The RNA shown here (transfer RNA) has 72 nucleotides and comes from an Akkermansiaceae bacterium.
C1' cells in the first nucleotide's frame, strides 16, 4: 500500500427490498412482600455518516470513518 468481513437499543443478537425496526439480558414505574431477592406487568431505548438507485433501502451501489482479517 492492496484485498476480504463487519458497524442495528446500555450489552448480545434478528429483520435477506414493503408490517409500527423485533427478541433475550439490561434499565425504570407498578402489584406482591415486613424488607430484600425471585415472580408477574408496564414503560423507555438503536439502523456510523454522506450521496446514488427505488414508487418504497437497515437491506442494493459509491465514498469517508470506525473495528476485524489476509498478503507485501
Nucleotide at each position: 500500500g492492496c484485498c476480504c468481513c463487519c458497524g442495528u437499543a446500555g450489552u448480545u443478537c434478528a429483520a435477506c427490498g414493503g408490517a409500527u425496526a423485533g427478541a433475550a439480558c439490561a434499565a425504570g414505574g407498578g402489584u406482591u412482600u415486613c424488607c430484600u431477592a425471585a415472580a408477574c406487568u408496564c414503560u423507555a431505548g438503536a439502523u456510523u455518516c454522506a450521496g446514488g438507485u427505488u414508487c418504497g433501502a437497515u437491506u442494493c451501489c459509491u465514498g469517508a470513518c470506525g473495528g476485524g482479517g489476509g498478503c507485501a
It matches the Rfam family "tRNA". By type it is a transfer RNA. Model confidence (mean pLDDT): 81 of 100. The organism belongs to Akkermansiaceae, within Bacteria.